c-di-AMP riboswitch aptamer (ydaO/yuaA leader) from an uncultured bacterium, 154 nucleotides, folded computationally. Rfam family: c-di-AMP riboswitch aptamer (ydaO/yuaA leader). Gene Ontology terms of the family: cyclic-di-AMP binding and regulation of gene expression. Model confidence (mean pLDDT): 78 of 100.
RNA sequence: GACGCAAUAGCGCCGAAUCCGAUGCCUCCACGAGGCGGAGGAACCGGGGACCCAGGUUCUUGGGGCGAAUCGGUCAGUGAUCCGUCACUGCACCGUAGGGCGAUCCCAGCCCGAGCCCGUCAGCUCACCCGGUAGGCCACAAGGGAUAGGGGAC
Numbered sequence: 001g002a003c004g005c006a007a008u009a010g011c012g013c014c015g016a017a018u019c020c021g022a023u024g025c026c027u028c029c030a031c032g033a034g035g036c037g038g039a040g041g042a043a044c045c046g047g048g049g050a051c052c053c054a055g056g057u058u059c060u061u062g063g064g065g066c067g068a069a070u071c072g073g074u075c076a077g078u079g080a081u082c083c084g085u086c087a088c089u090g091c092a093c094c095g096u097a098g099g100g101c102g103a104u105c106c107c108a109g110c111c112c113g114a115g116c117c118c119g120u121c122a123g124c125u126c127a128c129c130c131g132g133u134a135g136g137c138c139a140c141a142a143g144g145g146a147u148a149g150g151g152g153a154c
Stems, first nucleotide, its partner, number of pairs: 012137003018042003024036005043133006053123001062121001063118004071095004075090006098112004104146004
């Protein structure tokens, strides 16, 4: 120096998922400082909820919500069958609506395209009511061009 692996998480990334912080308790160099803790608040996000408008919807082929995460094809297996085919399962592949990558835009390149919840019930929706503030990733990852804003120093 190159390659590979692991750790850490400073800067940052996905996401609404951030900030302040009382009573009380503890420690100390003690009329203050620090720590624990989290009542409550702000901010952001989501749901329910009139007139009007929209809509023929559901009553098992139930219906609906969060989320970018929908919709198809091939293959394999299972089940049904009127033997034409249909349904379900598999990440097993290939695409795709859509989404992300250091303010933003264009190009290039890379990646995601999951999962979970309500429980027979919900269109929009003023007032009003309810809920969430998690989890995960990253050691050159942030390539080229264009073009704002903010801060600091002199």